[in-house]
RNA sequence: UAAAGCUAUGGGCAAACUCGGCUAAAGCCGAGGACGCAAAGCCGAGGGUCUAAGGUGUCUUAGCACACUAUGAUAGUCUGGCUGCUGAA
Numbered sequence: 001u002a003a004a005g006c007u008a009u010g011g012g013c014a015a016a017c018u019c020g021g022c023u024a025a026a027g028c029c030g031a032g033g034a035c036g037c038a039a040a041g042c043c044g045a046g047g048g049u050c051u052a053a054g055g056u057g058u059c060u061u062a063g064c065a066c067a068c069u070a071u072g073a074u075a076g077u078c079u080g081g082c083u084g085c086u087g088a089a
Base pairs, nucleotide, nucleotide: 004086005085012037013036017032018031019030020029021028022027035076041082042081043080045079046078047077048074049073050072054069055068056067057066058065
């Protein structure tokens, strides 16, 4: 340096759930908590998935309702990009 990720050392992150906060929602943030993770570090660029405030359409006297839609999310769903840990075999 590359490949690899089993063990060890030093460590790291933190699912469900609970409490508090934000959001129209999905979801996110903080505290507790650990199911797991060798990128469960970062980036929504391409798919997938979730949501549908606003918008459009249908219906309706109207309201309500229903359908579609991301400009909202998800990196602990996959691909891709960038960076990083270890040094046993």
A computed fold for an 89-nucleotide RNA from a Clostridia bacterium, annotated as c-di-GMP-I riboswitch aptamer. Taxonomically the source falls in Clostridia (Bacteria, Bacillati, Bacillota). The sequence was found by an Rfam model in a public genome assembly.